[in-house]
Context: one part of a larger RNA
RNA sequence: UUGAACGCUGGCGGCAUGCUUAACACAUGCAAGUCGAACGGAAACAGGCCUAGCUUGCUAGGUGCUGUCGAGUGGCGGACGGGGGAGUAAUGCAUAGGAAUCCCCCAUGUAGUGGGGGAUAACUUGGGGAAACUCAAGCUAAUACCGCAUAAUUCCUACGGGAGAAUUAGCUUGUAAGCUCUUGCUAUUGGAUGAGCCUAUGUCGGAUUAGUUAGUUGGUGAGGUAAUGGCUUACCAAGACUACAAUCCGUAGCUGGUUUGAGAGGAUGAUCAGCCACACUGGGACUGAGACACGGCCCAGACUCCUACGGGAGGCAGCAGUAGGGAGUAUUGGACAAUGGGCGCAAGCCUGAUCCAGCAAUGCCGCGUGUGUGAAGAAGGCCUGCGGGUUGUAAAGCACUUUCAAUAGGGAAGAUAAUGACGGUACCCUCAGAAGAAGCACCGGCUAACUCCGUGCCAGCAGCCGCGGUAAUACGGAGGGUGCAAGCGUUGUUC
Numbered sequence: 001u002u003g004a005a006c007g008c009u010g011g012c013g014g015c016a017u018g019c020u021u022a023a024c025a026c027a028u029g030c031a032a033g034u035c036g037a038a039c040g041g042a043a044a045c046a047g048g049c050c051u052a053g054c055u056u057g058c059u060a061g062g063u064g065c066u067g068u069c070g071a072g073u074g075g076c077g078g079a080c081g082g083g084g085g086a087g088u089a090a091u092g093c094a095u096a097g098g099a100a101u102c103c104c105c106c107a108u109g110u111a112g113u114g115g116g117g118g119a120u121a122a123c124u125u126g127g128g129g130a131a132a133c134u135c136a137a138g139c140u141a142a143u144a145c146c147g148c149a150u151a152a153u154u155c156c157u158a159c160g161g162g163a164g165a166a167u168u169a170g171c172u173u174g175u176a177a178g179c180u181c182u183u184g185c186u187a188u189u190g191g192a193u194g195a196g197c198c199u200a201u202g203u204c205g206g207a208u209u210a211g212u213u214a215g216u217u218g219g220u221g222a223g224g225u226a227a228u229g230g231c232u233u234a235c236c237a238a239g240a241c242u243a244c245a246a247u248c249c250g251u252a253g254c255u256g257g258u259u260u261g262a263g264a265g266g267a268u269g270a271u272c273a274g275c276c277a278c279a280c281u282g283g284g285a286c287u288g289a290g291a292c293a294c295g296g297c298c299c300a301g302a303c304u305c306c307u308a309c310g311g312g313a314g315g316c317a318g319c320a321g322u323a324g325g326g327a328g329u330a331u332u333g334g335a336c337a338a339u340g341g342g343c344g345c346a347a348g349c350c351u352g353a354u355c356c357a358g359c360a361a362u363g364c365c366g367c368g369u370g371u372g373u374g375a376a377g378a379a380g381g382c383c384u385g386c387g388g389g390u391u392g393u394a395a396a397g398c399a400c401u402u403u404c405a406a407u408a409g410g411g412a413a414g415a416u417a418a419u420g421a422c423g424g425u426a427c428c429c430u431c432a433g434a435a436g437a438a439g440c441a442c443c444g445g446c447u448a449a450c451u452c453c454g455u456g457c458c459a460g461c462a463g464c465c466g467c468g469g470u471a472a473u474a475c476g477g478a479g480g481g482u483g484c485a486a487g488c489g490u491u492g493u494u495c
Base pairs, nucleotide, nucleotide: 002492004491005490006489007488008487011367012366013365014364015363016362017360018359019325025322026321028320029319030318033076034075035074038073039072041069042068045067046066047065048063049062050061051060052059053058054057083278085276092203093202094201095200096199097198098197101195102194106191109188110187111186112185113184114148116146117145123138124137125136126135127134128133150160162183163182164181165180167178204250205249206248211241212240213239216238217237218236219235220234221233222232223231253275254274255273256272257268258267259266260265280301281300282299283298284297303314304313305312306311331357333356334355335354339353340351341350342349343348370400371399372398373397380391381390382389383388404436409428410427414422439484440483441482442481443480444465445464446463450479451478452477453476454475460467461466
C1' cells in the first nucleotide's frame, strides 16, 4: 500500500468500491426499436353511422367514417451504447509525422424533382408438415422495383419520389389542378465529423533458440481495392532480414494513470478515460455510408433441448439471477424525473446506457457511546514486608446536557409551460430519558507496558534472538498496565 481473505468484536452517517478463480455451463425475465406526415389496408380496443330484432335502450349484423393500429410492404436505426481481456511481443499501443482515400446523419452554396411501365407481400382459395415452417393459384399499393427524356463536372458511366399544412376566385369531374409555406428526394461544390492506409522512434524474458525466408526481396504488364502496396497473378532478376539479436520458445492486451520512493528507480494497469482485439469453437461472405456484425445470415464442430424419428431449436465475456470452481465478491429491485442515445414534423414510444434504491466495516472521512462534581479514598478483586498498597474520581451519590439513534409534525433544490424514480428522502422542528451504543491485540529484548497463581524440557509459545527440566515479568489463568479504537489482530501482495 490493498478490488483482498481469515479470527474476535460491531452504534450512526457521507463518499467510493464489490468474481482478481472456470473466455466454465446456463433455468427464467428483461437488455433495440421506431415511423400511419412513405403504402395497401383493418386483426384488437373505443366512438359514430346504417339495418334488423324487440325487453325502448339493449342485442346481433354491416360500414375504415373517426380515434387509433396487430400482422405485412417500405424507410431509418440494430456497426452506437453495454460486456469481459481469450488471443496479440507487433497487422497492437504511445509519441511525432505523411499521402494515394472514403465519409450515413449535420451545417453551406448551386441546379433539378418531367413523363411512363411491369411486378410483389399482406389478403383470398387450395395443399404439405408433429413442429419449425413451407408450396401453388388468384388480387393489390407505395418514398419498393425497372426503362425513357433532360444536365453540371475532363471522359466513360450513373441518377430523380414524393408527403404534410394553410388558402383563393372561378368551375363542379375532383380528397383534382393552381398558389404559399414546411419537409423529403436526386446530382454536385467546398466544410465538419468519423474511418481506412503508410513511415520513424520507443515498447517483457530466454543464445541451454544462430541462422531465417520462394510471393520470399525488387522490377514490368494485368487484375483488385474507397485508396497506396506482392494485396493477387504472369514474366524477369536474385534478392531480403540477422550479433544494434533475425528466426524460434515462453509470458503479456497497450496507454493516461495507480502505488512506493527525497529523487533516480521499482512494482502495477481494479474502478474512471483513450485505443485495440474478442462474442460457444473454426471458417465464410451478404446487406449497408460504415460489419466480415455480442442479442443478423450460411457451413463445419462440441455441447444442451424438442420431436409424431421424417426433422427442428439454442448461444448471459449485456442487467439481475442459478449451478460449479474458490480463501473470496451483492438484488431474479425502482424510474425514464434528470443526462444522453434510436426513431418520429410532433405528441410520443423504446432505452438493465444512465439516474437511483437494496446488500457488504471492503476502503477513506466525520460523529457518538455522555458532562461537571464527588474521599467515608466505600464494598469487592489483586498484591502485601500484614502497617498497608493498588484498581481509583473509577463507582455510588448530587447537579446537568440530548449530538447520534428512537418518537410526533412540517417538508426542498435537482423541472419547469407541465412532468420527481430517488422520497415523505435530505433538512427544519417537537418530545422523553444517561437513556439504545467498546472492543481487539500486546506487556523477555528489538518495542510502549509487571506481579501472583498453575505447569514442571510436559503442556505450550515463537517475526528474529530464543523461553519451558519446581521460585517462568517469554507457556495457561488472574489482577494491573501499554497501544490502537468501530475497529483490532493474523495471513497474503507491492515498494
Predicted 3D model of a 495-nucleotide part of an RNA (small-subunit ribosomal RNA, 5' domain) from an uncultured prokaryote. Its mean pLDDT, the model's own confidence on a scale to 100, is 82. The RNAcentral record of the full RNA draws on ENA.